[in-house]
RNA sequence: GCGCUCAUAACUCAGUUGGUAGAGUAGCUCCCUCUUAAGGAGACGGUCGUGGGUUCGAAUCCCUCUGAGCGCA
Numbered sequence: 001g002c003g004c005u006c007a008u009a010a011c012u013c014a015g016u017u018g019g020u021a022g023a024g025u026a027g028c029u030c031c032c033u034c035u036u037a038a039g040g041a042g043a044c045g046g047u048c049g050u051g052g053g054u055u056c057g058a059a060u061c062c063c064u065c066u067g068a069g070c071g072c073a
Base pairs, nucleotide, nucleotide: 001072002071003070004069005068006067007066010025011024012023013022019056028042029041030040031039049065051063052062053061
């Protein structure tokens, strides 16, 4: 230099042909318990890496840039 893959909640990851984003863990509240752990319930938490484009509608399609990884030279 060229090609490919990835970027979604604090962390690890889903999100099947475009239709208003979920799980587990952690943290918080409550229940249970003499207390802790374990167990149960609930709520909170993300404008989906940046900036544009297409579309009635984009995490999803297209382009640019940033970062990480792999391969080739």

This is a predicted structure of a 73-nucleotide RNA (transfer RNA) from Candidatus Nomurabacteria bacterium UBA5155. The organism belongs to Candidatus Nomuraibacteriota, within Bacteria. Its Rfam family is "tRNA". By type it is a transfer RNA. The sequence was found in a public genome assembly. The prediction has a mean pLDDT of 80.